[in-house]
Context: one part of a larger RNA
RNA sequence: CUGGGCGUAAAGUGUGUGUAGGUGGUUUGCUUUAGGUCUCUUGCGAAAACCUGGGGCGAAAACCUUGAGUGGCUUUUUUCAUAGCAGGCUAGAGUUUGGUAGGGGUUAACGGAAUUUCUAGAAGAGGGGUAAAAUCCGGGGAUACUGGAACGAACACCGGCAAGGCGAAGGCGGUUAGCUAUACCAGACUGACACUAAAGCACGGAAGCGCAGGGAGCGAACGGGAUUAGACACCCCGGUAGUCUGCGCCGUCAACGAUGGGCUUAUACAAACUUCUGUAAAGUUAACGCUUUAAAUGUCCCGCCUGGGGAGUACGGUCGCAAGAUUAAAACUU
Numbered sequence: 001c002u003g004g005g006c007g008u009a010a011a012g013u014g015u016g017u018g019u020a021g022g023u024g025g026u027u028u029g030c031u032u033u034a035g036g037u038c039u040c041u042u043g044c045g046a047a048a049a050c051c052u053g054g055g056g057c058g059a060a061a062a063c064c065u066u067g068a069g070u071g072g073c074u075u076u077u078u079u080c081a082u083a084g085c086a087g088g089c090u091a092g093a094g095u096u097u098g099g100u101a102g103g104g105g106u107u108a109a110c111g112g113a114a115u116u117u118c119u120a121g122a123a124g125a126g127g128g129g130u131a132a133a134a135u136c137c138g139g140g141g142a143u144a145c146u147g148g149a150a151c152g153a154a155c156a157c158c159g160g161c162a163a164g165g166c167g168a169a170g171g172c173g174g175u176u177a178g179c180u181a182u183a184c185c186a187g188a189c190u191g192a193c194a195c196u197a198a199a200g201c202a203c204g205g206a207a208g209c210g211c212a213g214g215g216a217g218c219g220a221a222c223g224g225g226a227u228u229a230g231a232c233a234c235c236c237c238g239g240u241a242g243u244c245u246g247c248g249c250c251g252u253c254a255a256c257g258a259u260g261g262g263c264u265u266a267u268a269c270a271a272a273c274u275u276c277u278g279u280a281a282a283g284u285u286a287a288c289g290c291u292u293u294a295a296a297u298g299u300c301c302c303g304c305c306u307g308g309g310g311a312g313u314a315c316g317g318u319c320g321c322a323a324g325a326u327u328a329a330a331a332c333u334u
Stems, first nucleotide, its partner, number of pairs: 004305003007288002012302001014203004021196003025089007036080001043073002051067001053065003092193001093190009104180007111155001116150006126137002165172002208249006217243002222238004260301004265296001267280003283290002307334003316327004
C1' cells in the first nucleotide's frame, strides 16, 4: 500500500459557502467506438505439487497411474446499464404568491427596579466583615431613614426552560420602530438546474492586541488583614488592566451529540406533516449503549487514524503589531 476503522480505545476539519474533481431522478429515439456487467466461443495457462478414482509393496507414508480444477491473458457472439447527441416528464432542486412561527441578524429610540457616587434634611455612635477576627469606614457626622441629581452595566415578574423557541456553527432573552435572513403549510411556475467538496472565500465564545471613548458593579495583577509549620492559596478589606462602545486585528476551546454531509429502506406507545422529549422492538455494538433525530439498512462524496514517549515539539514555509496560529518531522527511548 491493501485491509480494517473514526460516540467512549488512535481517528469527524469549529461552522457555512463554493471551484476543480468524484457521483447522479424518470422516459423515448439515434450512435455504437474504448473501458465495465452477463453469456457463447478459440487458443494459452510446462512438469512436479494440491484435490479425485485406481494400483502394487503385509499396513501407513512415500511411490506409480487416471481425471478434474485454478486467478488471469487471448479470439469471437450476445446482453444490460453507463457515456455521447436530440427531445419529453415531475417525484429531486429552485423561483414566486398567500398564510403561520420564533430570545434569527442589524440599526435607532425609549423604560423601570437595583448597585454606586454626589447633594439636602433629620438623627447621633457605631458600621462593616467572619467559623472567629482583624485590616477597613465613622464626631471632618458614617451605617440605617427620607427628598433630589448623575452615571454605567445588566434586563426581575411574564416563562411554559431537568426535556420550550430561533440560528450553519459560534450563539441569541426589557419595550417599540425601520431594514433583513430563515423554517413550515397551501397554490402556481421552471424542468434535473442535483449531492458532496481538495483549493479558495466568509463567519467564528472567552481571553488577548492596536487606536479612540467609557468606567457603576465585578475584578486577573498588586497592597493589606487573617488562617497556617509555611500559605506565592482557599476567607476578609481595598484595587489596576479587563469586563462596556466604535473601528481594526487575533482565529483558538471539553468550538461536544466527544457522533462529517446528502439520499434510500423498514416498527410501536401517539391519524398525517415540520419539529422537540422519553420508553421499547428488529437490527447493531467489544461492551456500555444506540434505535425513524441510529451508533440499524443500502449507497455517493469529503476529512481523519495506524503502539507509548520524544511532540502537536524542532527546522523551514505561510499568516500575525505581538501573543502566537497553521503546516509538520527525525534522532533517541520503550
Annotation:
Model confidence (mean pLDDT): 83 of 100. This is a predicted structure of a 334-nucleotide part of an RNA (small-subunit ribosomal RNA, central domain) from a Bacteroidota bacterium. Its Rfam family is "Bacterial small subunit ribosomal RNA". Lineage of the source: Bacteria > Pseudomonadati > Bacteroidota. The RNAcentral record of the full RNA draws on ENA and SILVA.